[in-house]
Context: one part of a larger RNA
């Protein structure tokens, strides 16, 4: 100077507290340890690993395994040599397949020479191909404690810092402490300081309001609404109180809106040798007929069990049945696929229309209205298992999603203990969309309906800021 302290004192933060709504109990999903395996590929491990890399593991992906193959290789650039019966293509044979062998067709372009019966023929350079040979290539093989890059945290907390000057023998300190304020080292006001700089802020995106222009698309028309582009408008500007006439706090008014309007975006200096050699990219090492590289096949999907994060519940604020309204984001040409037929149905024939404000995904759901049920392991609950059907896809045994029929487990609201949330949040409830041949989506990333409780307060958990003490720790 720091750090720490079950030392002060000051202040924040869904940190408590006050509420809501769940998790820990069932059952299932999905990811970890364990265990098991031939092999369950690797990585991530308090917070900050466990619906994480993985925004798709039946092949492929793929890195694991067994087992059958190549050796200049699957893929790159030269060097030489040879070849043009090369490349391709169709075939036979081995073979799971890659591969290996073996026979047919075809038998290059371009330019110089020379020759010619002007079809071409020799030969020479070049390209292009292929063999073969050296160099080499390949490695998702070590090491993230050799590294760039890039990420996470603490934290969007209010810090970190520099220059000149002044103090101190000196690490250093002052500045940046102090009296107020503020979301904020924010902003006054003092002060041996006085300026600056990264960091807040505010410039950028979006939403609320309004004007002006503009209309594809829709429509009878056309103000609205809508889309799209300018622009305007909130700065504590005005009153009124408080404060020291400061800074700024409360209260008003006007006004869609108020005192950073709601949200995003952007993360200072540093910390954890955090994390990544498997996204890439890279020193050293290490492998080189194999730790490379192809293929079939299996495996990453096991399974006595523990955790984590979720889905569905246990029911009547409910369940099932009929009729009814009213949404936003967003995606579509190897595409969305309509009207119409078929079939309980998943889905199949069909194929308008649309490269999209124009067609299509597109009937949202919860919600209202009527009607069953009457508290039961039931019309709750669906897992499980039997069966028969559809899709995708060479191929759904291992191991996919969907339908229908039967079949109906545990579950009667969860112990210690724990998560999120302060408003269009929370909780309910549908929908889009990426990835993707299909597919688990309950998982991510977004949209929009319906629409709350509650916060006296900061004593005390947990994290942080600033002063300031006490130390045997650096």
């Nucleotide at each position: 100077u720091g750090a720490c302290g079950g030392g002060g004192g000051c202040c924040c933060g869904c940190a408590c507290a006050a509420g809501c709504a769940g998790c820990g109990g069932a059952g299932c999903g999905u990811g970890u340890g364990g265990u098991u395996u031939a092999a369950u590929u690797c990585g991530a491990u308090g917070c900050g690993a466990c619906g994480c890399g993985a925004a798709g593991a039946a092949c492929c992906u793929u890195a694991c395994c067994a087992a059958g193959g190549c050796u200049u290789g699957a893929c790159a650039u030269g060097u030489c040599u040879a070849u043009g019966u090369a490349a391709g293509c169709c075939g036979g044979u081995g073979g799971a397949a890659a591969c290996a062998u073996c026979g047919g067709c075809c038998c290059c372009c371009a330019u110089c020479c020379g020759g010619u019966u002007c079809g071409c023929c020799g030969g020479g350079u070049g390209g292009c191909g292929u063999a073969g040979u050296c160099a080499c290539a390949g490695g998702u093989g070590u090491u993230g404690c050799a590294u760039g890059g890039c990420u996470g945290u603490c934290g969007u907390c209010a810090g970190c810092u520099c220059g000149u000057g002044c103090c101190g023998u000196g690490a250093g300190g002052u500045g940046u402490u102090g009296g107020g304020u503020u979301a904020a080292g924010u902003c006054c006001c003092g002060c041996a300081a006085c300026g600056a700089g990264c960091g807040c802020a505010a410039c950028c995106c979006u939403u609320g309001u309004c004007g002006c222009g503009a209309g594809u698309u829709a429509u009878a028309c056309u103000u609205c609404u809508c889309u799209c582009g300018c622009g305007a408008g909130a700065c504590u500007g005005c009153c009124g109180g408080u404060a020291g006439a400061g800074a700024a706090c409360c209260g008003g008014a006007g006004g869609a809106a108020g005192g950073u309007g709601g949200g995003g975006a952007u993360g200072a200096u540093g910390u954890c040798a955090a994390g990544u050699c498997a996204g890439c990219a890279u020193g050293a090492c290490c492998c080189u007929u194999a730790c490379g590289u192809c293929u079939u096949g299996g495996g990453c999907u096991a399974c006595a069990c523990a955790c984590a994060c979720g889905c569905u519940a246990c029911a009547a604020u409910g369940g099932c049945c009929g009729g009814u309204a009213c949404a936003g984001c967003g995606g579509g040409c190897a595409g969305c696929g309509a009207u119409g037929g078929g079939g309980c149905g998943a889905c199949c024939c069909g194929g308008a229309g649309c490269c999209a404000a124009u067609c299509c995904c597109c009937u949202a759901a919860a919600g209202c209205c009527g009607g069953c049920c009457u508290c039961a392991g039931u019309u709750g609950g669906g897992a499980u298992c039997g069966g028969a059907g559809g899709c995708u896809g060479a191929a759904a045994c291992c191991c996919g999603c969907c339908u229908c029929c039967g079949u109906g487990a545990a579950c009667g609201c969860g112990g210690a203990g724990u998560u999120g949330c302060u408003a269009g949040u929370a909780a309910c409830c549908g929908c889009g969309g990426g990835u993707c041949a299909g597919c688990a989506u309950u998982a991510c990333c977004g949209c929009g309906g319906u629409g709350a409780a509650u916060a006296u307060g900061u004593u005390c958990c947990c994290g942080g800021g600033c002063c300031u003490u006490g130390u045997a720790c650096a």